Small-subunit ribosomal RNA, 5' domain from an uncultured prokaryote, 518 nucleotides, folded computationally.
The coordinates come from a structure-prediction model, not an experiment, and the mean pLDDT is 84.
The RNAcentral record of the full RNA draws on ENA.
[in-house]
Context: one part of a larger RNA
RNA sequence: GGAUGAACGCUAGCGGGAGGCCUAAUACAUGCAAGUCGAACGGGAUCCAUCUUCGGAUGGUGAGAGUGGCGCACGGGUGAGUAACGCGUACGCAACCUACCUUUCAGUGGGGAAUAGCCCUGGGAAACUGGGAAUAAUACGCCAUAGUAUUUGAGAGUCACCUGACUUUCUUAUUAAAGCUGAGGCGCUUGGAGGUGGGCGUGCGUGCCAUUAGCUAGUUGGUAAGGUAACGGCUUACCAAGGCUACGAUGGCUAGGGGGCGUGAGAGCGUGGCCCCCCACACGGGUACUGAGACACGGACCCGACUCCUACGGGAGGCAGCAGUAAGGAAUAUUGGACAAUGGGGGCAACCCUGAUCCAGCCAUCCCGCGUGCAGGAUGACGGCCCUAUGGGUUGUAAACUGCUUUUAUUUAGGAAGAAACGCCUGGAUUUAUCCGGGCCUGACGGUACUAUUUGAAUAAGCACCGGCUAAUUCCGUGCCAGCAGCCGCGGUAAUACGGAAGGUGCAAGCGUUAUCC
Numbered sequence: 001g002g003a004u005g006a007a008c009g010c011u012a013g014c015g016g017g018a019g020g021c022c023u024a025a026u027a028c029a030u031g032c033a034a035g036u037c038g039a040a041c042g043g044g045a046u047c048c049a050u051c052u053u054c055g056g057a058u059g060g061u062g063a064g065a066g067u068g069g070c071g072c073a074c075g076g077g078u079g080a081g082u083a084a085c086g087c088g089u090a091c092g093c094a095a096c097c098u099a100c101c102u103u104u105c106a107g108u109g110g111g112g113a114a115u116a117g118c119c120c121u122g123g124g125a126a127a128c129u130g131g132g133a134a135u136a137a138u139a140c141g142c143c144a145u146a147g148u149a150u151u152u153g154a155g156a157g158u159c160a161c162c163u164g165a166c167u168u169u170c171u172u173a174u175u176a177a178a179g180c181u182g183a184g185g186c187g188c189u190u191g192g193a194g195g196u197g198g199g200c201g202u203g204c205g206u207g208c209c210a211u212u213a214g215c216u217a218g219u220u221g222g223u224a225a226g227g228u229a230a231c232g233g234c235u236u237a238c239c240a241a242g243g244c245u246a247c248g249a250u251g252g253c254u255a256g257g258g259g260g261c262g263u264g265a266g267a268g269c270g271u272g273g274c275c276c277c278c279c280a281c282a283c284g285g286g287u288a289c290u291g292a293g294a295c296a297c298g299g300a301c302c303c304g305a306c307u308c309c310u311a312c313g314g315g316a317g318g319c320a321g322c323a324g325u326a327a328g329g330a331a332u333a334u335u336g337g338a339c340a341a342u343g344g345g346g347g348c349a350a351c352c353c354u355g356a357u358c359c360a361g362c363c364a365u366c367c368c369g370c371g372u373g374c375a376g377g378a379u380g381a382c383g384g385c386c387c388u389a390u391g392g393g394u395u396g397u398a399a400a401c402u403g404c405u406u407u408u409a410u411u412u413a414g415g416a417a418g419a420a421a422c423g424c425c426u427g428g429a430u431u432u433a434u435c436c437g438g439g440c441c442u443g444a445c446g447g448u449a450c451u452a453u454u455u456g457a458a459u460a461a462g463c464a465c466c467g468g469c470u471a472a473u474u475c476c477g478u479g480c481c482a483g484c485a486g487c488c489g490c491g492g493u494a495a496u497a498c499g500g501a502a503g504g505u506g507c508a509a510g511c512g513u514u515a516u517c518c
Stems, first nucleotide, its partner, number of pairs: 001518004006514005013370006019363002021328001026326003030323003035070003040067002047060005077281003086206008096198002101194004106189003109143002112140001119132005149174002153170007179186002207253003214244003219241008256278004260271004283304005306317004334360001336359003342356001343354004373404004383395002386393002409455001412452003418445001423440007462507005467488003473502005483490002
């Protein structure tokens, strides 16, 4: 000199863009953050209409709850753990999976037994839960069919040549399905291919300590079996005795990694906040279930710590989601608005949900921009706890005064882009589908940005420093005191170094100090 997720002191007019618990991965009141589908299903509260013998009947509407499907493994948070195939990079799997999506081939036949909700009836303070009766499905079984697929065995061919891989022929065995509909469609089942996403492996690279030198028994390898989507000591039995290590094993301490970021001429050094990729975690520890995918932040079970409710019998909970509270700390924001846009989930769609996201609020925390006037004006006014050789000098064109301007401020008025889709109406292209065009509808931000207009210099300057480094000096006070100080050093009676004043210098809505890095 530059830099910062900064803090502190003094000060403070505005706008745009960004950023905002670095500490206690401490504890959490309250609200919200994951639902959706009636075009899978039974059902039917409520309301409306008509009829009525006033009991009700018929038609429409269809809430809450329930079965079922898809989603909840994404998105969002944090950095505790991890020195590791975790990450980065390069390659591989002759050892693998992949819901939804695209494409392609072939199907979608028959029949059955239940169960929730509802109803009846118990237990319990509650959380919840027992029994009985009846019922539906795209829920769950069974039968049929099998081009394929998987599987047993055999033959032939191609490639590789170490087991083998692929193609093809025959053969043994096994395995599917679901319907709904406004008739336009949406689905369901078995396969192939693609895409996407994941899984596994290997080489190299990736902190400090040798005042850590030896470590290892599922340990290293083999055979067999089990297990897995899949290879493998992944697991088990048996056999062998191996495997790693001064090219640093093992142990200890520290730490998420990278793209990047800061600095620097570069080499390098430091760093990993915001944004993006990967990893790990979800009160601490463990376990599996469901599923295409989890060993699952707002799912389940068990143990533990803690908190809460209780009728003492028993129950409930997990903000490292968004706000917010307490605590800790030098220190870090609103219990805001909207789904209008982008994206995600469900749905044929309309639409619903979305603290993702888009916006607004707070904070000079940072970067950028603008303003706090401009011109003239000398009797060089007054006043200076300003100086002085008492003549004067300086503050100083500074002020007063005159003229001008109006960014900003204020008044009044107008007022966006971000929106095009979906949908509705309508025209055309060959009829549906689909495509192209016209019109209507949809804005949280927001009466915001912006534009015009009214008034009037009106609404707006501080902070640090002045011995040298280092731009800028005099006077008074103090008297090795009080104090200053980044280093050298100032202060013991004329201190340009302490305190004040006047003057000056530097930056400027900031200026200094502290901390850290180059």